Background: Small-subunit ribosomal RNA, central domain from an uncultured Bacillota bacterium, 345 nucleotides, folded computationally. The RNAcentral record of the full RNA draws on ENA. Its Rfam family is "Bacterial small subunit ribosomal RNA". Gene Ontology terms of the family: ribosome and structural constituent of ribosome.
[in-house]
Context: one part of a larger RNA
């Protein structure tokens, strides 16, 4: 080099954009680099292989043969691959028209609720639990009414509903902006994948400056208990929120890489189109349930494949040691990433 694999046994990169590289639709023509066929040259000997022979056999040795899978050269072939030239429209893209959407960013704004402050009414409890206590309250609480402040999140609608590459996205209005679906026309292979690279990336955490209602690691107290550094209760600081800059991890999951083609159906639902005697029916793009062929160790998967194939990338190779040590790179740090061995079963 080669093999077998990656939903759950070890194994799909968290996700995208894209460089090199690999791979690439239909038709025609040309030359002939790859490719294929024939000829020539070379491919030393020894070794190795086959046959025969010589030492009593064997090792060993001798003789003969094939071979030396390669390189060079020459004559041809032209299907495939590559190249060049020309063309096509189904892949891909564009323009215009229409459509749905919590897709992203910014600004503004609304109501309910919690908390706090002020005032009114009002009086002895409130709160909390399995039961209590800590706690709050006659300096007037809880309850209730009116007014005000401030922060955070958006009930109902709400849905195996929608959008996004993933993380994720939910009050309302406006501005900027990405993608998707359908129809007509246009360009004419402009494509697929993608080592490195670059960008995005929940929560927690970090830096600087704000903000701080509720919740709440740490912490304090009260309970429980043999103990209770917990579960329960009363408080409560970081944090949670905003701006800018870092961090870069996750059960980042569909534990299922991306793209394309093909392989029974039935049912629900979202959006759009065609169409209708307006209840229809059909098509396309999603999203679900069930199920055949087929696959699977089984569970299960099954046109949204884990089926049948192709292209490219990533990854696995017994358990522990260990996702650790050392070194490198990155980071303010926390740490992240790359990643062994001894030893042991």
């Nucleotide at each position: 080099c080669u093999g077998g694999g990656c939903g759950u046994a070890a194994a799909g990169g968290g996700c995208g954009u894209g460089u090199a590289g690999g791979c690439g639709g239909c038709c025609u023509a040309a030359g002939a680099a790859g490719u294929c066929a024939g000829g020539g040259g070379u491919g030393a000997a020894a070794u190795g292989c086959c046959g025969c022979a010589g030492c009593u056999c064997a090792a060993c040795u001798g003789c003969g043969g094939a071979g030396c899978u390669g390189c060079c050269u020459u004559u041809g072939a032209a299907a495939c691959c590559a190249u060049u030239a020309g063309g096509c429209u189904u892949g891909a893209g564009g323009a215009c028209a229409g459509g749905a959407g919590a897709g992203g960013g910014g600004a503004g704004u609304g109501g309910a609720a919690u908390u706090c402050c002020c005032g009114g009414u009002g009086u002895a409890g409130c709160g909390g639990u399995g039961a209590a206590a800590u706690g709050c309250g006659u300096a007037g609480a809880u309850a209730u009414c009116g007014g005000g402040a401030g922060g955070a999140a958006c009930a109902c609608c709400a849905g195996u509903g929608g959008c996004g590459a993933a993380g994720g996205c939910g009050g309302c209005u406006c501005c900027c902006u990405g993608g998707c679906c359908u129809g007509u026309c246009c360009u004419g292979a402009c494509g697929c994948u993608g080592a490195g690279a670059c960008g995005c990336g929940a929560a927690a955490g970090c830096g600087u400056g704000g903000g701080g209602a509720g919740c709440a690691a740490a912490c304090a107290g009260g309970a429980u208990u043999a103990g209770a550094u917990a579960c329960c209760c009363u408080g409560g600081u970081a944090g949670u929120c905003c701006a800018c800059g870092c961090c870069c991890u996750a059960a980042a999951c569909g534990a299922u890489g991306u793209a394309c083609a093909c392989u029974a159906g039935u049912u629900g639902u979202u959006g759009c189109c065609u169409g209708c005697u307006a209840g229809a029916a059909g098509g396309c793009a999603g999203u679900a349930a069930u199920g055949c062929a087929c696959c699977u160790a089984a569970c299960g998967g099954a046109u949204u494949a884990a089926g049948u194939g192709u292209a490219c990338c990533g990854c696995c190779u017994g358990g522990g040691g260990a996702g650790u040590a050392c070194g490198g790179u990155c980071g303010c740090a926390a740490g992240a990433u790359u990643a062994a061995a001894a030893c042991u079963c």